[in-house]
Context: one part of a larger RNA
RNA sequence: GAAUCACGCUGGCGGCGUGCCUAACACAUGCAAGUCGAACGCGAAAGUGGCUUCGGCCAUAAGUAGAGUGGCAAACGGGUGAGUAACACGUGGGUGACCUACCUUUGAGUGGGGGAUAACGCUUCGAAAGGGGCGCUAAUACCGCAUGACAUCCUGCCCUUUAAGGGGUGGUGAUCAAAGCCGGGGAUCGUAAGACCUGGCGCUCGAAGAGGGGCCCGCGCCCGAUUAGCUAGUUGGUGAGGUAACGGCUCACCAAGGCAACGAUCGGUAGCCGGCCUGAGAGGGCGGACGGCCACACUGGGACUGAGACACGGCCCAGACUCCUACGGGAGGCAGCAGUGGGGAAUUGUUCGCAAUGGGCGAAAGCCUGACGACGCAACGCCGCGUGGAGGAUGAAGGCCUUCGGGUCGUAAACUCCUUUCGAUCGAGAAGAAUUUCCUCGGGACGAAUACUCCCGAGGGGUGACGGUACCGAGAGAAGAAGCCCCGGCUAACUCCGUGCCAGCAGCCGCGGUAAUACGGGGGGGGCAAGCGUUGUUC
Repeated sequence: GAAUCACGCUGGCGGCGUGCCUAACACAUGCAAGUCGAACGCGAAAGUGGCUUCGGCCAUAAGUAGAGUGGCAAACGGGUGAGUAACACGUGGGUGACCUACCUUUGAGUGGGGGAUAACGCUUCGAAAGGGGCGCUAAUACCGCAUGACAUCCUGCCCUUUAAGGGGUGGUGAUCAAAGCCGGGGAUCGUAAGACCUGGCGCUCGAAGAGGGGCCCGCGCCCGAUUAGCUAGUUGGUGAGGUAACGGCUCACCAAGGCAACGAUCGGUAGCCGGCCUGAGAGGGCGGACGGCCACACUGGGACUGAGACACGGCCCAGACUCCUACGGGAGGCAGCAGUGGGGAAUUGUUCGCAAUGGGCGAAAGCCUGACGACGCAACGCCGCGUGGAGGAUGAAGGCCUUCGGGUCGUAAACUCCUUUCGAUCGAGAAGAAUUUCCUCGGGACGAAUACUCCCGAGGGGUGACGGUACCGAGAGAAGAAGCCCCGGCUAACUCCGUGCCAGCAGCCGCGGUAAUACGGGGGGGGCAAGCGUUGUUC
């Protein structure tokens, strides 16, 4: 000098950022993951109207609200940095050892049956949480059967590889599948429903792709030798199991290996990187915000479901803690967004909105979204602007100094003229909004079709949290807006008074004991400026 917080004094405005570094301490309350009726069966109530034997019944609300079955999502998004010195991360490769829901392209299929079960009804246990029994019912839920290949397995032959294998070709070889739903329709059949034809969405089995992931390897990656030896699934083999997949991943048997001074093992510290700070660079320090990867979700362990988890707002067990209880038993997990207590030098609102972007579900309308977009608080940082401009000497008054002549504050003020940024007031007032969708028209695809549906184009309609915000304009008037540190040397800026080794200052050298440019105050000056200083930390 730069960076970074906190503290002290001070403080006008705006833009863009940033905001628990400490207790991965404990958490009241609200919200943060749902959605689909175009998969399925059920199905209220209030209110209103009518009737009534005054008990109630009927209609409507309404096939609505609502749970339930089923599907997809919930493994993303969001948080944190505890653990981890490791193939965790970075980088470059490998997979002849692998998986992949949704999406895109493409091939084939979607035939025919069956039995249940929740919801519901009845009943019953319990304080509750939550169950038990009996009975009914549906499906794109579940289970057989049929069909079966470019799928998987077996097998013959051929080619190829160091090998496990890979490729090609063949077999009356073996095995494995499914679900429907929403529209439209001229003729034909049918009383009708529908059959039938047709469009769309789904479903099943494959192939390819994209994107995503698993695993393996080379290299790189902190400190300590006052840590020198470490290791029994340990190292390798054979076989088996297991996995999507290789592998001591697991197991049985066999062998006795494997690592280490190029630092094993042990101990300490730490998430890693893109990057950030500093520096001329080399280097040193750091990893907050943003982006990528990893790990974790009260602590420890475990699996289930699923394409994907060993799963923050899922399940089970154990533990600590908190809460409820009728004492028998139950409930909970903010390192999501706000917020509270606590810790601390120290870090914000229990705000608004899904209008935009993105995500989930849905054919869509739409619903959900503390992601996100916004607003609020904080000079915490960076940047920009303002606190006026010109003129004005008898150098006014006043302060300070004085050699008493004067000097200085000082064009500074007053005064005259001018301007009006920003703020305040008033007025007008956006862009961010185009898709999806709706309406009209035109063209095209499908089709028997001027149905339906889909695609493209043009025009029109609708949608804004921020917000009456930004921006713009109007009128008024210098009007509302300057402090902080320093002045002995380093280091830019000097005098007077007070004090008298006292009171005090101080980054280093050092000042103060009666004329202190070093203490305290005044005047003056210097530096920076909505900031200025101080402490800590880094270069």